[in-house]
RNA sequence: GGAGUCGGUCGGACGGCCGCGGCGGGGCAACCCGUCGAGGAAAGUCCGGACUCCACAGGGCAGGACGCCGGGUAACUCCCGGGCGCAGUGAUGCGUGGAAAGUGCAGCAGAGAGCAGACCGCCAGCGGCCCGGGAAACCGGGUGCGGGUAAGGGUGAAAGGGUGCGGUAAGAGCGCACCGGCGUCGGCGGCAACGUCGGCGGCCAGGCAUACCCCGUCCGGAGCAAGGCCAAGCAGGUGCGACGAGGCUGCCCGCCGAGCACCGGGUAGGCCGCAUCGAGGUCGACGGAGACGUCGGCCCCAGACAGAUGGUCGUCCCCGACAGAAUCCGGCUUAUAGGCUGACUCCCCUC
Numbered sequence: 001g002g003a004g005u006c007g008g009u010c011g012g013a014c015g016g017c018c019g020c021g022g023c024g025g026g027g028c029a030a031c032c033c034g035u036c037g038a039g040g041a042a043a044g045u046c047c048g049g050a051c052u053c054c055a056c057a058g059g060g061c062a063g064g065a066c067g068c069c070g071g072g073u074a075a076c077u078c079c080c081g082g083g084c085g086c087a088g089u090g091a092u093g094c095g096u097g098g099a100a101a102g103u104g105c106a107g108c109a110g111a112g113a114g115c116a117g118a119c120c121g122c123c124a125g126c127g128g129c130c131c132g133g134g135a136a137a138c139c140g141g142g143u144g145c146g147g148g149u150a151a152g153g154g155u156g157a158a159a160g161g162g163u164g165c166g167g168u169a170a171g172a173g174c175g176c177a178c179c180g181g182c183g184u185c186g187g188c189g190g191c192a193a194c195g196u197c198g199g200c201g202g203c204c205a206g207g208c209a210u211a212c213c214c215c216g217u218c219c220g221g222a223g224c225a226a227g228g229c230c231a232a233g234c235a236g237g238u239g240c241g242a243c244g245a246g247g248c249u250g251c252c253c254g255c256c257g258a259g260c261a262c263c264g265g266g267u268a269g270g271c272c273g274c275a276u277c278g279a280g281g282u283c284g285a286c287g288g289a290g291a292c293g294u295c296g297g298c299c300c301c302a303g304a305c306a307g308a309u310g311g312u313c314g315u316c317c318c319c320g321a322c323a324g325a326a327u328c329c330g331g332c333u334u335a336u337a338g339g340c341u342g343a344c345u346c347c348c349c350u351c
Stems, first nucleotide, its partner, number of pairs: 001347010012316007020037007039322001043333002046331005051223004063219005068082005083096005097214002102212002104208002119153002121149003126146002128143006161179006180204001182201008227272004236263005246256003280299008317320001
């Protein structure tokens, strides 16, 4: 200098004017002053929780979710670290229980695709046929019809280990040696997944579990329109009432004269939940490899009528993407113009 891998972070800036919503203060009021006012995803609603109501002695079946190992967390299908496999020169990325319990599935090509198969090929040991010899038994030669075979060719993503020697008519784990792989036992390392070394075994075991299934772990249901409180009117119940309830009216008089009072449930409506206190933010110290944890200081940070968060002017720049809260948190996923920044890898050049 070039190419690349994995993260973190910003998401026009500053100022003036006008406007909108919440809260606090002042004012009889109109209004004034102060202060705060969208996001990294507020989104999808895909996971996990908090919270609320309902259900629930205990156990099982069914159903669902998850799935290498260890750790983190309130919890998770999330995060961190590790193992193994595959891809890449590498940084790194992707995948992740069991296919030797059973059932099942697999396009094209191909002879054959799951206790596989014979198209070309190879084979005369066997049956048959032909030729020759022989009295015959039989011997010799030929033939790929039957048959044998799975070396070699061919098809395919994949053809039931590889190399060699023996063996055979030709062949073949048919036998043997070594190698690979699998199972199993033991030693060593590791908390573990697993790694490594050695012994033994049978010659060898394909893929799919996001097919049923098996094994293990976890799971009650509904969701803020949850749910709680207050509560007109109408209807209902009880009591009293022309021997005057009740109203004007606190009492007496007076006048009016048929309703009045209470109760429970609860509609409209209002309030809470709900936005002042949190699994909160931020800075620092300490512990840890890390996710994260502990301690200390500081901060209070949108919020409703399902409703505010905008407009305009000036200056500047690289001329501004995706998008807007609705009970609240932790994640994941998806969208995103253009930047800034950290760590690492490979190649080339120079010293």
Annotation: A computed fold for a 351-nucleotide RNA from an Actinomycetota bacterium, annotated as Bacterial RNase P class A. Rfam family: Bacterial RNase P class A. Rfam links the family to the GO terms dimeric ribonuclease P complex, ribonuclease P activity and tRNA processing. About the family: Ribonuclease P (RNase P) is a ubiquitous endoribonuclease, found in archaea, bacteria and eukarya as well as chloroplasts and mitochondria.